[in-house]
């Protein structure tokens, strides 16, 4: 430099136009002689950033911006 994949709750990650979820992880309450576990209830996110098309954008287009991975070319 080209070319893919990825960037969402603290943390792994779902969701690919109809207004955002799950898992652990925090908070409570059962339950126990207590604790852990299991079961029930909750909290938490301007979805990496600007812009554009849309009646609507996470999700579609551009450009920027960070990680991974291939390929290429120089000294």
């Nucleotide at each position: 430099g080209g070319c893919g994949g990825g960037g969402u709750a603290g943390c792994u990650c779902a969701g690919g136009g109809g207004u955002a979820g799950a898992g652990c992880a925090g908070g409570g309450g059962u339950c126990u002689c207590a604790u852990a576990a299991g079961c029930c209830c909750u909290u938490g996110g301007u979805c990496g950033g600007c812009a554009g098309u849309u009646c609507a954008a996470a999700u579609c287009u551009g450009c920027c911006u960070c990680c991974c991975g291939c390929c290429a070319c120089g000294a």

Predicted 3D model of a 75-nucleotide RNA (transfer RNA) from a Deltaproteobacteria bacterium.
Taxonomically the source falls in Myxococcia (Bacteria, Pseudomonadati, Myxococcota).
The prediction has a mean pLDDT of 83.
The sequence is in RNAcentral, with records from ENA.
Its Rfam family is "tRNA". Gene Ontology term of the family: triplet codon-amino acid adaptor activity. Rfam classes the family as a transfer RNA.